[in-house]
Context: one part of a larger RNA
Molecule: small-subunit ribosomal RNA, 5' domain
Organism: Patescibacteria group bacterium
């Protein structure tokens, strides 16, 4: 000099557009934050319109958060074989025939309560047999084995299901390079290495396992400690290079702590489940609920970081034929000079120059056109009126908003502060104090005329900011 998610002191009109828990991955009252579908099915209530319940589809593995761990194929880039893929495109076949079950609902028990427990009967796109089947699957190439579900509509036709192939996008895995410090960390490895069959996955694979062999790493730093999410990017520099990883996008991990499955295409699942520890809460002491690193908001710690607002009007998602329905994603409005940028706090005239107040060689000289006084203008203020793009779609749909803009009236009216003036470094005098009081980035100043402390007058630099402190270059 330049630059912070910054704080701190002092001062503070307005608008855009950004940004704001960096510390305790510390604990949370309270709302709301993932539902939907009656064109799958069965009850129940209701005078209708409509509502509820429960079985069943879809989707809660996405978006929204953190960054606590992980020096690793976690990311980053460059390639690779041994693999899945609901929802959606293409494109071809097919959708016959039977049956058992059970929620919710009544009936009874049990329990504070959460909630279970028995026992009648009843439905489906729910579940189960057969049939048929090929561009499917295995194959000792003779064959064997496998498949479905309807539902709207008067009807046309629509929406479904089943098999097969294909494509899009996702997604799992393997490899090459690269990816912090440390040697006051020199050796480490028994599923380690490798091979062989075998389990085991969607696949490859010591991923598991039995059996052989005796291997792989390491001074190009193995193994250990420590410290950290990574990249794209942002600071800065003339480059090289340094330093960082907040906002936005990508990738990974993570949901109080640990560790596990089940459902499902997908999950080893933030607002499912089950164990465990802690911790809070009920409670009739037998038992039982809970989990904000969702978006507000408390508490706590801290130099520090906002509203328990408003709307599905747009953009996007989920389910639904569709109307719609949800949606703290988003889209907007509050806070906070926290940063960037703009705008203003008035213009012009106006004295040999007022008052007042500072210096003074007492002559005078600064503050100064500055102010009074005239004049002129209204960004801005406030007040009236009009009034939007954003809606995509011809009608209906705007949280933001009566907002932004326009226009019109009033009247200079509503608006300036902060540091600094010894040199480095732009700007000097009085007056008070006396190595005291105190200053301060380095030098240094202060012990009776201090341009350095304190205060006042003048002057410098900045400006709705000005300074100081912490880090980076």
């Nucleotide at each position: 000099g330049g630059a912070u998610g910054a704080a701190u002191g002092c001062u503070g009109g307005c608008g855009g557009c950004g940004u704001g828990g960096a510390u305790a991955a510390g604990g949370c009252a309270u709302g709301c934050a993932a539902g939907u579908c009656g064109a799958g099915u069965g009850g129940g209530u209701u005078u209708a319109g409509a509502c509820c319940c429960a079985c069943g589809g879809c989707a809660g593995a996405c978006g929204a958060g953190g960054u606590a761990g992980u020096a690793a194929c976690g990311c980053g880039u460059a390639g690779g074989a041994a693999u899945c893929u609901a929802c959606c495109c293409u494109a071809g076949a097919g959708u016959c025939g039977g049956g058992c079950a059970u929620a919710u609902u009544c009936c009874a028990u049990c329990g504070a309560a959460a909630g279970a427990u028995g026992g009648c009967g009843c439905a489906a796109u729910u579940c189960c047999c057969g049939a048929u089947g090929g561009u499917c699957a295995c194959u000792a190439a003779g064959g064997u084995g496998u498949a479905a579900a309807g539902g709207a509509g008067c009807a046309a036709u629509c929406c479904g299901c089943u098999c097969u192939a294909g494509g899009a996008g996702g997604a799992g895995c393997c490899u090459g390079c690269g990816u912090a410090a440390u040697a006051u960390c020199a050796g480490c490895u028994a599923g380690u290495u490798g091979g062989u069959g075998a389990g085991g996955u969607a696949a490859u694979g010591g991923c598991u396992c039995a059996c052989c062999a005796a291997g792989g790493c390491u001074a190009u730093g193995a193994c250990g400690u420590u410290u950290a999410g990574g990249g794209g990017a942002g600071c800065u520099g003339a480059g090289a290079g340094g330093c960082u990883g907040a906002c936005c996008c990508c990738c990974a991990c993570c949901g109080a702590u640990g560790g596990a499955a089940c459902u499902g295409a997908g999950a080893u699942a933030c607002g499912g489940u089950c164990c465990u520890u802690a911790c809070u809460c009920c409670u009739a002491c037998g038992g039982g609920a809970g989990g904000c690193c969702g978006c507000a908001g408390u508490c706590g710690a801290g130099a520090a970081u906002c509203u328990u607002c408003c709307g599905c009007a747009a953009u996007g998602g989920a389910c639904g034929a569709a109307a719609g329905u949800c949606u703290g994603a988003c889209g907007g409005a509050g806070c906070g000079a926290c940063g960037c940028c703009g705008c203003g706090u008035g213009g012009u005239g106006g004295a040999u120059g007022a008052a007042g107040u500072c210096c003074u060689u007492c002559g005078g000289g600064g503050c100064g056109u500055a102010a009074a006084c005239a004049u002129c203008u209204u960004u801005u203020a406030u007040g009236a009126g009009g009034g939007a793009u954003g809606a995509a779609g011809u009608u209906u749909u705007g949280a933001c908003a009566g907002u932004a803009c326009c226009u019109c009236a009033u009247g200079a009216a509503u608006a300036a502060g902060g540091g600094g003036c010894u040199c480095c470094u732009a700007a000097c005098u009085c007056u008070g104090u006396g190595c005291c009081a105190g200053c301060a980035g380095g030098a240094g100043c202060g012990g009776u005329a201090a341009u350095a402390c304190a205060g006042a007058g003048g002057c410098c630099c900045c400006a709705a900011g000005c300074a100081u402190u912490a880090u980076c270059c």